RNAcentral holds the sequence, with entries from MGnify. A computed fold for a 72-nucleotide RNA from a soil metagenome, annotated as c-di-GMP-I riboswitch aptamer. Its mean pLDDT, the model's own confidence on a scale to 100, is 88.
RNA sequence: GAAAAUAGCAAACCGCCUGUGAGGGCGGGACGCAAAGCUACCGGUCUUGGGAAAGACAGCGGGGCCGCCGAA
Repeated sequence: GAAAAUAGCAAACCGCCUGUGAGGGCGGGACGCAAAGCUACCGGUCUUGGGAAAGACAGCGGGGCCGCCGAA
């Protein structure tokens, strides 16, 4: 992060499985993504719960680590 190039990922939705739930896994499918790779550290949102607390979301924002190409 400009132009390309080699690649990559996969929203919504549908099917199956799983979890009390948010959600997660697999397959189909592409809205998009220069990190839409990983990480729950900070903020935020969501779930369970009378509360305390426990959990989920990385494609909400920030931080950290790793990674392809190479103009200003």